[in-house]
Context: one part of a larger RNA
């Protein structure tokens, strides 16, 4: 529980696509389902509301009237909604144009460091720490140098810079491919918004099969520290981390802020486009201006419990969805469903406070 809310108090689904549903721009004509007016019928009595009356009053009782609302039949109105129809272009989509970007997939190439092997040089230490030790080293280490192999990664550029629905994306080139912004105003002509179910994508870890394994490193083994030290520090070290294919479907998946539309002071950075202008060592150059789209900071009105938000709203409104309703018990039990499993999704109660 017909209410009020969801940045931080409980509460925005991880994200997008989309079915039903709900909602929907301007305009012509029609219809009359919704809507509105009117007339008739009906909705038993009691009850209820108001007036009057009767018991001394009240309760109670009687009498008259009755709203509201529902159903039904007829007559009428046509603004709004729906439906049918006509047209439009401001929403949406398409086309054309030159630009921007770590958007995605695949292929090829490169670079430093690291590690390992081999050769050469060289000799007694190296490594590690707060200090040490474990450890490596006379079968020659560490160090210098030459060459070979291997796997992972991509310094500087790098920027509250860019791109992507989110997760996320950063060496270079190519192939294939997705989206957005801007400009033109050429085409379609409301084709739109949201979205219960549903579908797809979804970090890390984890799982299955096959590869790979340099560095790193849960578990594990040592050395220290300590009262102890199942840790922090040190030496090792296996899964894993990497690749291919398949599963899992969760995160402080965060802006802790759902999506869409409109309205409502400004100032100042920055990224991309466009327009015209100034300078010019004519360069993909420099400078200022306007505007559209993004991304930051400050701030007016307003909002807010405050912190703060403030045209990227948490302001003012509308549409649609999701969610909350004291703490614990508990995201547990049971059931269902998905999964190889781990477990996920759905999700109580007793009891307690």
């Nucleotide at each position: 529980c017909u209410g009020g809310g969801c940045u931080u108090a409980a509460a925005g689904a991880g994200u997008c696509c989309g079915u039903a549903g709900c909602c929907g721009g301007u305009u012509u004509a029609g219809c009359a389902a919704g809507u509105c007016c009117u007339u008739g019928g009906u909705g038993a009595a009691a009850u209820c509301u108001g007036g009057c009356a009767g018991c001394u009053u009240a309760a109670c009782u009687g009498u008259c009237a009755g709203u509201a609302c529902g159903c039904u039949a007829g007559g009428g109105a046509a603004a709004c909604u729906a439906c049918u129809u006509u047209a439009c272009u401001a929403g949406a989509g398409g086309g054309c144009g030159g630009g921007a970007a770590a958007g995605g997939u695949c292929u090829g190439g490169g670079g430093u460091a690291c590690u390992u092997c081999a050769g050469g040089g060289g000799u007694a230490g190296g490594g590690g720490u707060g200090g040490a030790a474990u450890c490596c080293u006379a079968u020659a280490a560490u160090c210098c140098u030459u060459g070979g192999g291997g796997g992972a990664c991509c310094a500087c550029c790098a920027g509250u810079g860019g791109c992507g629905a989110a997760a996320g994306c950063g060496c270079c080139a190519g192939a294939c491919u997705g989206g957005a912004a801007c400009g033109c105003g050429c085409c379609u002509g409301a084709c739109g918004g949201u979205g219960a179910g549903g579908g797809a994508c979804g970090a890390a870890a984890g799982c299955c099969a096959g590869g790979g394994g340099a560095g790193u490193a849960a578990a594990c083994c040592g050395g220290a520290u300590u009262a102890g030290a199942u840790a922090c520090c040190c030496g090792g070290g296996u899964a894993g981390u990497c690749c291919u294919g398949g599963c899992c479907g969760u995160a402080a998946a965060c802006g802790a802020u759902g999506c869409g539309u409109g309205c409502g002071a400004g100032g100042u950075g920055u990224u991309g486009g466009u327009a015209a202008g100034g300078c010019c060592a004519c360069g993909a150059g420099c400078c200022g201006u306007a505007u559209c789209a993004g991304u930051g900071c400050c701030g007016u009105a307003g909002g807010g419990a405050a912190a703060c938000c403030g045209a990227u709203a948490a302001g003012c409104a509308c549409g649609c969805c999701g969610c909350c309703u004291g703490g614990g018990g508990a995201g547990u039990a049971c059931g269902g469903u998905c999964g190889c499993a781990a477990g996920g999704c759905u999700g109580a109660a007793a009891c307690u406070u």

The prediction has a mean pLDDT of 87. This is a predicted structure of a 353-nucleotide part of an RNA (small-subunit ribosomal RNA, central domain) from a metagenome. RNAcentral holds the full RNA, with entries from SILVA.